The RNA shown here (transfer RNA) has 71 nucleotides and comes from a Puniceicoccales bacterium. Its Rfam family is "tRNA". The organism belongs to Puniceicoccales, within Bacteria. The RNAcentral record of the sequence draws on ENA.
């Protein structure tokens, strides 16, 4: 230099056009003599900018970052 892949909550991941989800973590409450464990409820997320569409996390383009291959 060229090509491909990935980017989703604090962490690790699912979701591939129609209200974004699970686990761990975290906050509050219940339980307990206390702690741990358990139960209930909650907060927090689609890398940035554009395009297509009635509607984009999803499809297209560019950029940024990371990974891989070729030279």
């Nucleotide at each position: 230099g060229c090509a491909g892949g990935c980017a989703u909550a604090g962490u690790a991941u699912a979701g591939c056009g129609g209200u974004a989800a699970c686990a761990c973590g975290u906050g509050a409450g219940c339980u307990u003599c206390c702690c741990a464990a358990g139960c209930u409820c909650g907060a927090a997320u689609c890398g940035a900018g554009g395009g297509u569409u009635c509607g984009a996390u999803u499809c297209c383009c560019u950029c940024u970052g990371c990974c891989u291959g070729c030279a």